[in-house]
RNA sequence: AUACUGAGAGUUUGAUCCUGGCUCAGGAUGAAUGCUGGCGGCGUGUCUAAGGCAUGCAAGUCGAACGGAUAUUACAGUGUAGCAAUACAACGUAAUAUUAGUGGCAAACGGGAGCGUAACACAUUGGCAACUUUCCUUGUACUCAAGAAUAACCGCUGGAAACGGCGGCUAAUACUCGAUAUGGAUGGGGGGACAUAUGUCAUUCCCAUUGAAAGAUUUAUCGGUACAAGAUUGGCCUAUGGUCCAUCAGGUAGUUGGCGGGGUAACGGCCCACCAAGCCUAUGACGGAUACCAGGCGCGAGAGCGUGACCUGGCUCACUGGGACUGAGAACUGCCCAGACACCUACGGGUGGCUGCAGUCGAGAAUAUUCCGCAAUGCACGAAAGUGUGACGGAGCGACGCCGCGUGUCGAAUGAAGGCCUUCGGGUUGUAAACGACUUUUAUCAGGGACGAAUUUUGACGGUACCUGAAGAAUAAGGGGUUGCUAACUCUGUGCCAGCAGCAGCGGUAAUACAGAGACCCCGAGCAUUAUCCGGAUUAAUUGGGCGUAAAGCGUUCGUAGGCGGCUUUGUAAGUCAUUUGUUAAAUCCUCAGGCUCAACCUGGGGGCUGCAGGUGAUACUGUAAGGCUUGAGUGUGGGAGAGGCAGAUGGAAUGCCCCGUGUAGCGGUAAAAUGCGUUAAUAUGGGGUAGAACACCAAAGGCGAAAGCAAUCUGCUGGAACACAACUGACGCUCAUGAACGAAAGCGUGGGUAGCGAAAGGGAUUAGAUACCCCUGUAGUCCACGCCGUAAACUAUGAUGACUAGAUUUUGGGAGUAUCGACCCUCCCAGAGUCGACAAAACAAGCUAACGCGUUAAGUCAUCCGCCUGGGAAGUACGGUCGCAAGACUAAAACUCAAAGGAAUAGACGGGGACCCGCACAAGCGGUGGAUCAUGCGGUUUAAUUCGAUGCAACGCGAGAAACCUCACCUGGGCUUGAAAUAUAGCUGCAAAUCUCCAGAAACGGAGACUCCUUCGAGGGUGCUAUGUAGGUGCUGCAUGGUUGUCGUCAGCUCGUGCCGUGAGGUGUACCCUUAAGUGGACUAACGAGCGCAACCCCUGUCAUGCGUUAUACUUUCGCAUGAGACUGCUUCCGUAAGGGAGAGGAAGGAAGGGAUGACGUCAAAUCAGCAUGGCCCUUACGUCCAGGGCUACACGCAUGAUACAAUGGCCGGUACAAAGGGUUUGCCAAAUCGCAAGAUGGAGCUAAUCCCAUAAAACCGGUCUCAGUUCGGAUUGGAGUCUGCAACUCGACUCCAUGAAGCCGGAAUCGCUAGUAAAGGUGGAUCAUCACGCCACCUUGAAUACGUUCUCGGGUCUUGUACUCACCGCCCGUCACGUCAAGAGAGUUAGUAACACCCGAAUGUCGCCGAUUGGCGGCAGAAGGUGGGACUAGCGAUAGGGACGAAGUCGUAACAAGGCAUCCGUAGCGGAAGCUGUGGAUGGAUCACCUCCUUU
Repeated sequence: AUACUGAGAGUUUGAUCCUGGCUCAGGAUGAAUGCUGGCGGCGUGUCUAAGGCAUGCAAGUCGAACGGAUAUUACAGUGUAGCAAUACAACGUAAUAUUAGUGGCAAACGGGAGCGUAACACAUUGGCAACUUUCCUUGUACUCAAGAAUAACCGCUGGAAACGGCGGCUAAUACUCGAUAUGGAUGGGGGGACAUAUGUCAUUCCCAUUGAAAGAUUUAUCGGUACAAGAUUGGCCUAUGGUCCAUCAGGUAGUUGGCGGGGUAACGGCCCACCAAGCCUAUGACGGAUACCAGGCGCGAGAGCGUGACCUGGCUCACUGGGACUGAGAACUGCCCAGACACCUACGGGUGGCUGCAGUCGAGAAUAUUCCGCAAUGCACGAAAGUGUGACGGAGCGACGCCGCGUGUCGAAUGAAGGCCUUCGGGUUGUAAACGACUUUUAUCAGGGACGAAUUUUGACGGUACCUGAAGAAUAAGGGGUUGCUAACUCUGUGCCAGCAGCAGCGGUAAUACAGAGACCCCGAGCAUUAUCCGGAUUAAUUGGGCGUAAAGCGUUCGUAGGCGGCUUUGUAAGUCAUUUGUUAAAUCCUCAGGCUCAACCUGGGGGCUGCAGGUGAUACUGUAAGGCUUGAGUGUGGGAGAGGCAGAUGGAAUGCCCCGUGUAGCGGUAAAAUGCGUUAAUAUGGGGUAGAACACCAAAGGCGAAAGCAAUCUGCUGGAACACAACUGACGCUCAUGAACGAAAGCGUGGGUAGCGAAAGGGAUUAGAUACCCCUGUAGUCCACGCCGUAAACUAUGAUGACUAGAUUUUGGGAGUAUCGACCCUCCCAGAGUCGACAAAACAAGCUAACGCGUUAAGUCAUCCGCCUGGGAAGUACGGUCGCAAGACUAAAACUCAAAGGAAUAGACGGGGACCCGCACAAGCGGUGGAUCAUGCGGUUUAAUUCGAUGCAACGCGAGAAACCUCACCUGGGCUUGAAAUAUAGCUGCAAAUCUCCAGAAACGGAGACUCCUUCGAGGGUGCUAUGUAGGUGCUGCAUGGUUGUCGUCAGCUCGUGCCGUGAGGUGUACCCUUAAGUGGACUAACGAGCGCAACCCCUGUCAUGCGUUAUACUUUCGCAUGAGACUGCUUCCGUAAGGGAGAGGAAGGAAGGGAUGACGUCAAAUCAGCAUGGCCCUUACGUCCAGGGCUACACGCAUGAUACAAUGGCCGGUACAAAGGGUUUGCCAAAUCGCAAGAUGGAGCUAAUCCCAUAAAACCGGUCUCAGUUCGGAUUGGAGUCUGCAACUCGACUCCAUGAAGCCGGAAUCGCUAGUAAAGGUGGAUCAUCACGCCACCUUGAAUACGUUCUCGGGUCUUGUACUCACCGCCCGUCACGUCAAGAGAGUUAGUAACACCCGAAUGUCGCCGAUUGGCGGCAGAAGGUGGGACUAGCGAUAGGGACGAAGUCGUAACAAGGCAUCCGUAGCGGAAGCUGUGGAUGGAUCACCUCCUUU
């Protein structure tokens, strides 16, 4: 300079906001598992048992260091055989090749693993003047001269083997000695330079002592020795940094330091002797747990969190433990000792170490070939050729990861078939396929064929990469998901089953959530799941959180360490800032290029790596050093205020007790009682005495104190604060971990005291019980002294200090000012303590808050310091520790379990909360029910069946407005099976069916006979039979539904649009006031309007007018119909702003004139599948259908609704009046007349109805009789005789007459209806209907009483309040007990492990001493493993007992939420099956009412 760079969602609720946890979407992995699988490249692959290992290989090389040996060749002479060529043998020389041994170098590298280690182990920065460095480079100097051995080899010999023993020979670059040395080392001494704690350096000087060497060869060289320098390596030291636990707080004796030694390459308690008593530690020592460290890697916007595979650096380890040797350097494939394990053995003894590469067993969810090659890169040796190299280069196996490619492309609608869905029309799969044309990446086959080689040779990979050609769509697609989060939907099956699920959750007969199918979505040679990490999570908050009520301020103060700190001057430059230098390995990362066809991958350049150190500079701020100042802080002086503290003294009222007196039967107590006290004189009352505790009024939201707390009066001692003055000191301050002191009540100890009150306890009540509430007693305690305890809702649920940010007002203390006789008022300042809320007028501003609320006494805006919080439960519990006499306090977890727990506010609902209002709700009245008999319905019981439904109000004279058959659904028995009825198609059909007659039968049905189609002649119509689809079902589900209905309730409510208020749910409107029957209207008003309800419009009745009218005839017209009028608080008066209300006039009617129809949003899963309709399920020779008979009518009983009565306001007899509204002809209403005691019969006039009939209304009224009785009341029941309807009155009809004459004398607890033409009483009609009404629905007649009023009961409405309820109080919810499961703690003990300690023993080895001297022997000390012992810590198991969590409907109670029915809760103590109760002190996080005070106005 540029660039990159931050997403949320689901789930607590009826809904909302917040707090807060849980869960998801993303990325990653050395992974594993499931299903699937074409190719290639590059990577990567025992995370577990540092468990055990068969086999092969992983470190050798040098003959140009050495003596030998072996083999071959050549040559010379000799011997034997042969005539000879020649062959053979031994010896010698030379050459070449090989190499067992001596010797040199390497083997300390390379490769593996992460046991141990919390440490100078690692990282980074420095240091060594306290050191080392083979091989390599450079320089200087040298390489002279002797000697003694030994392996190999030979001989003898031991042993099973491993491996040796004795004797003899021999070489060297092996070993030893001598010489040489301006330099080296050591010791002593003197100058110089540089440094400084000892020191270092050199062309410095002097003296003494001392130490070297090796040769080989192909003659080019390669070596050897000493010193110096370089390079490289290693060693040591220091600073800083990075884990957890304080329920690990004290640790340490070589420990800390010193003097002197030893030892080392080197400093050093590294080791030793002596001396001193130090050293480390809350800035976390010591102890415990875990862990290799880093570059980096994963995630993340970053800060950061997690991690340490592969690659690189460092460290550590090599079967376990100890030890030394060699060497420049030390031990994976060296040595010695001990131990465990394994193997061999002739039993005597030996051998071994894969955490190298392969491989094997084991373990495990899980991880590869006993491969090729030294061609390349590197390493060792060698002069070199070269040899060796499981380092390395490659190949193989595994989708384990990343990257790339492919599984075809184009056309093709009749939108084929098939599948799936369907509203049956179609849709979808789907241009998808078939089919046509084309291409050949990849795979296959064939041919060619590398780079990697640098340098003559030399290529494992590899006939590989790559190139060319051929044939042919040919060789190649799956996994997961589809309720929301989250992209993608239907059908079928299943029926809280089977199952799913990451969270919320889904499944109980219409499942997009289970299973299958189709369709769709996502990714793709992969896709899912599981595990782990980061993210999201601002859910540990540095960036970037909180603490009034959600988790969270220590009960309060003092105060140490620490942190922070007023104004000003100068210096310094530690922090800080700027710049520069060094370093921050490489790889990784970013970027720019390049190479593999691209990419992954690889290569090169640049940047960066936020760090550390040094140099230079700056000086505002912080620090530091030295000064100064007064405003912070403190001191002084003065006069005041106060329940501040401690101690002592004194006082009166009340209470109890004692004594005396008066007095007599009760007192006391409660909702009501009882226990209790009292005739031995109580209670009451008068007097006297005594005791203890507490201090009325004053008194107030008032005062004081750090808090707890403090109240009669006086005295003494004493602490603190405020004000005024401005004299003094001069930052002396603030906050405080650990610590210390104080700390209500209860409780504990010792000793007193004890009036009242009063846990426990006793008794009485209440109650289902009452271990309680209430009552009567009453012990500890309450009081005092001294000592403990140390906790409370110790609260303002609000830490301390300082600063700043509008006001108003009251009050306490102090002061000032003006003014005044006077501080009487008034104004102002300082320090405290309060309020700013309703009527209603005044307002809490800004700001903050999730809201409530806070608001100069902040929860506002800032600063400093401390304390505390991180989901609920388990749990303030267990274990451990400290304190306490005890009770217990403080500190303080986890397993497990849930998806919530919680705060504030909202709308409802509810309250044994409140206010207001209404209703035949109560009250005031009238009449009933509940008692009797009967009727009807229901329950129950019974039955073959007693069909079904309705069940608080809102089922029960209800469905049913008519069960003898039918109805009918139930039961018994007998029949039918395309069916009793409907419809479609096909075939057959005139010998069928129907009709009539007969037979059997209970009938249905069956049998026999008679009769026997129409026609346009087309086998057309109709009928019947057969067959197939189908019918049929009062079978189930009213909790799948439609429709209809009930109910709250004819209650006055229920909502919307826009606006406004509130983050939001939501509110406002619709609240308040007045008024109304009314959310009716008015007034006011951040609301203005509107809708469904209310009212009105509709019908009936009441008055009048007009018109019309017959079948009516009352005569100023009744009646009917139609159309109008009339009533509106219009008028007067009073009250009121108005709306409206009271009274009055007029009027038929007066304030809605009376009645009806009309039923808002909704509630009750209310009722009905049996009125009807209807989804789904079920039955199909039956759950369908036909028939006969029975049943629905049963009857120990209970309930509901009615009828009739119990009589004189009456019964009976006789006489005499007055209605309305209805009904009536395919066989109805039925007159007159006659008969019958009557029911009724005969009869037939009239009537299709204002004409005729049903049809006499009855109570009433007049007269008579009965005379209070089970009656001349009452009529049940029963006997007899009848009538009517009907196929049929037995089960089982109604009515009539005669006879019979039961209960019942007004009804317990309780309960119902009704407010005027109403109740009550009286009769009349109708529907249903063959017959049958005490029920129901209508009609008229007669015709009352009472309402003071809203306290109470019930129901409803509005407002308000509390709530832990919202399935909404029939709610929610607590604890014991019983059963089951789980985890953790205690536990007599028991088992195992870890690290120390003390003692014993003591290998290798080291060291010291002695003996002996060539190896050696003896002893002391140290020393691994082992043994003994007592403790510490950790882990496992554990009879048993206790608590905890969870579990479907278990038991007992009802503690909490409303005033939760005794307000709740906190601390403490006692008690009780349990929740809990009681005492004592405290809190409001208590409802309601009243009072006081304050505020505002006057």
The RNA shown here (small-subunit ribosomal RNA) has 1498 nucleotides and comes from a Candidatus Uhrbacteria bacterium. The organism belongs to Candidatus Uhriibacteriota, within Bacteria. Its mean pLDDT, the model's own confidence on a scale to 100, is 82. Rfam family: Bacterial small subunit ribosomal RNA. Rfam links the family to the GO terms structural constituent of ribosome and ribosome.